[in-house]
Context: one part of a larger RNA
RNA sequence: ACCGGCGAGUUACGUUAAUUUGCAAGGUUAAGGUGGAAAGACCGGAGCCGUAGCGAAAGCGAGUCUGAAACGGGCGUUUCAGUAAAUUGAUGUAGACCCGAAACCAGGUGACCUAUCCAUGUCCAGGUUGAAGGUGCGGUAAAGCGCACUGGAGGACCGAACCCGUGUAUGUUGAAAAAUGCUGGGAUGAGGUGUGGAUAGCGGUGAAAUUCCAAACGAACUUGGAGAUAGCUGGUUCUCUCCGAAAUAGCUUUAGGGUUAGCCUCGGAGUUAAGAAUCGUGGAGGUAGAGCCACUGUUUGGACUAGGGGCCCGUCAUGGGUUACUGAAUUCAGAUAAACUCCGAAUGCCACUGAUUUAUAUCCGGGAGUCAGACGACGAGUGAUAAGAUCCGCCGUCGAAAGGGGAACAGCCCAGACCACCAAUUAAGGUCCCUAAAUACAUGCUGAGUGGAAAAGGAUGUGGAGUUGCAUAGACAGCUAGGAUGUUGGCUCAGAAGCAGCCACCAUUUAAAGAGUGCGUAAUAGCUCACUAGCCGAGUGAUCCCGCGCCGAAAAUUUACCGGGGCUAAGCAUGUUACCGAAAUUGUGGAUGCGACCAAUAGGUCGCGUGAUAGGAGAGCGUUCUAAGGGCAACGAAGCUAGACCGCAAGGACUAGUGGAGCGCUUAGAAGUGAGAAUGCCGGU
Numbered sequence: 001a002c003c004g005g006c007g008a009g010u011u012a013c014g015u016u017a018a019u020u021u022g023c024a025a026g027g028u029u030a031a032g033g034u035g036g037a038a039a040g041a042c043c044g045g046a047g048c049c050g051u052a053g054c055g056a057a058a059g060c061g062a063g064u065c066u067g068a069a070a071c072g073g074g075c076g077u078u079u080c081a082g083u084a085a086a087u088u089g090a091u092g093u094a095g096a097c098c099c100g101a102a103a104c105c106a107g108g109u110g111a112c113c114u115a116u117c118c119a120u121g122u123c124c125a126g127g128u129u130g131a132a133g134g135u136g137c138g139g140u141a142a143a144g145c146g147c148a149c150u151g152g153a154g155g156a157c158c159g160a161a162c163c164c165g166u167g168u169a170u171g172u173u174g175a176a177a178a179a180u181g182c183u184g185g186g187a188u189g190a191g192g193u194g195u196g197g198a199u200a201g202c203g204g205u206g207a208a209a210u211u212c213c214a215a216a217c218g219a220a221c222u223u224g225g226a227g228a229u230a231g232c233u234g235g236u237u238c239u240c241u242c243c244g245a246a247a248u249a250g251c252u253u254u255a256g257g258g259u260u261a262g263c264c265u266c267g268g269a270g271u272u273a274a275g276a277a278u279c280g281u282g283g284a285g286g287u288a289g290a291g292c293c294a295c296u297g298u299u300u301g302g303a304c305u306a307g308g309g310g311c312c313c314g315u316c317a318u319g320g321g322u323u324a325c326u327g328a329a330u331u332c333a334g335a336u337a338a339a340c341u342c343c344g345a346a347u348g349c350c351a352c353u354g355a356u357u358u359a360u361a362u363c364c365g366g367g368a369g370u371c372a373g374a375c376g377a378c379g380a381g382u383g384a385u386a387a388g389a390u391c392c393g394c395c396g397u398c399g400a401a402a403g404g405g406g407a408a409c410a411g412c413c414c415a416g417a418c419c420a421c422c423a424a425u426u427a428a429g430g431u432c433c434c435u436a437a438a439u440a441c442a443u444g445c446u447g448a449g450u451g452g453a454a455a456a457g458g459a460u461g462u463g464g465a466g467u468u469g470c471a472u473a474g475a476c477a478g479c480u481a482g483g484a485u486g487u488u489g490g491c492u493c494a495g496a497a498g499c500a501g502c503c504a505c506c507a508u509u510u511a512a513a514g515a516g517u518g519c520g521u522a523a524u525a526g527c528u529c530a531c532u533a534g535c536c537g538a539g540u541g542a543u544c545c546c547g548c549g550c551c552g553a554a555a556a557u558u559u560a561c562c563g564g565g566g567c568u569a570a571g572c573a574u575g576u577u578a579c580c581g582a583a584a585u586u587g588u589g590g591a592u593g594c595g596a597c598c599a600a601u602a603g604g605u606c607g608c609g610u611g612a613u614a615g616g617a618g619a620g621c622g623u624u625c626u627a628a629g630g631g632c633a634a635c636g637a638a639g640c641u642a643g644a645c646c647g648c649a650a651g652g653a654c655u656a657g658u659g660g661a662g663c664g665c666u667u668a669g670a671a672g673u674g675a676g677a678a679u680g681c682c683g684g685u
Base pairs, nucleotide, nucleotide: 001685002684003683004682005681006680011094012093013092014091015090016089017088018087019086020085021084022083023082026049027048028047032043033042034041053060054059063075064074065073066072097235098234100232104225105224106223107222108221109220115199116198117197118196119195120194121193122192123191124189126158127157128156129154133150134149135148136147137146138145162186163185164184167182168181169180170179201217203213204212210219238620239619240618241617242616243615248261249260250259251258252257262370263369264367265366266365267364268363269362275358276357277356278355279354280352281351282350283349289343290341291340296337297336298335300333301332302331303330307326308325309323310322311321312320313319373398374397375396376395378393379392381390382389403414404413405412418590419589420588421587423586424585425584429580430579431578432565433564434563438577440576441575442574443573444572445571451567457551458550461548462547463546464545466543467542468541469540470539478535479534480533481532482531484508485507486506489503490502491501514529518527519526591610592609593608594607595606596605597604598603621674623671624670625669626668627667628666629665631663632662639658640657641656642655643654645652646651
């Protein structure tokens, strides 16, 4: 891992609701007894519930309590039958659907491992160093002292046994649940070790690491309390049919739990038509927008100006004048607001003996689940008008929804799957090939593979629509020629002559020519432009708007920003006609729920339905056993194997083989009643 078996809402006693049955103003027995083959039979009325309530109670009583007393007020009467049993749903108390802690407490067992201690034994090759002390000699007054020898100290040195475990390699389902090889530390000591003994878990022991206390110790192991508790995780076994949620509000030592309401389901009820949608009529309101000489704030510029500041005059006065300073108020023009409003929608909301179309709505009772929601469009807040962010409102989808489209893709677009069909029509989206259907038609645009990613900004890209200047009295571009004089304007300057700079910017001759557009010189010179004429001969400039393009444009495994091939349309825009395309719609047949009608037992016709998680309700299949009835079986039971049969399904027959002794069916009843999941348990392979 697979296969097989086992494996989870049970039981008792109460409560409550529904259903069924009996009796009924009553209903019913319990313990116990009688009795029998067996009793659900017969006694047994204690007790319980109901028939009357009110009061804390005494108590009174269709009333009572409160109170001094009720004109009162509260609870009752004046209307509604209960009770006993069974079954089912739910719930309470019990382990209470099953498995699962870490822990807590009590009693015991452990120091053969290991920690420390006690008693008594035992072990430490060999080599090295050479302390104190001593002796002799020298020396000294005597010592200290020196030399030689002796001596043999040391948590001394080197190094086996022994003890340990530094580094590293191997080993890592090992040879081994801690080892092996090499290397290393101690090795007369706080040394190693044998035997016997001591200390016990709210404890011991500890050269101290929370270390050790029998291979897992921040509190050992074992048995019991014990099925501890688990608002947590996992699991919870056959089928079909009908309906079908929620992820919200209030409260919560509450936030991943609960409780009440909301939303779902089942039963009942009566008013009976309340409910819903659209329209009509009548209302309330202060949002969007707008506005601000209609207020409250914010705010730009101007006018005017009180006041303040500066300066001046001044007899020093409480004066006068002036001001490129500031400036309230007023006023003009222009802005601005979620907490501004003179105004003010659309929607939405409320109401109606209103109209039309529908069929809900309300109340009572049983049972729930839900309280982590997600994205998308629109309206706001927070944030950075960031987030697949967060928090509200409103709608949709997913959740609980399959199908088609979107390359793939819960939340987007289309569309809501009862079943069957080798029938038809469409939706979104598509029609060159992959790939079903137009290499369709008409008119334009794009030339960038734009299409098939992006901004500020930039550009004689290109198409269209305007406005405007110049132009056969000849424009624009090009070529030829001129582009002068006063004058080197004045100033400045070393110089300044059109061209460093400042000021002015006139006049003359002219077809025209600036006191000069740029280059240039030290300054001149020189080149050029404006401007003018000629040649040429038809358009040429400026500006604005729209369509489609261009640049701006760098990323990491692989082209990789069309799904691919590929495309100049098979791209974009507008229009037209075909076709394809879904579980949508239609056709035919069938099943089933609800309602109506017919028939009144089946059944038939018509209408509307039949996606579904949590969940509610209904109807069934199968397993084991029991009772009654009626059957099968050695002419072969159960079981097993195979097969093209029947039933919507769970499932059920039949035939053949195998097998070799029990087993179906009908009607009731009772459950150890259905397996794929629980890191399930046991066994096998």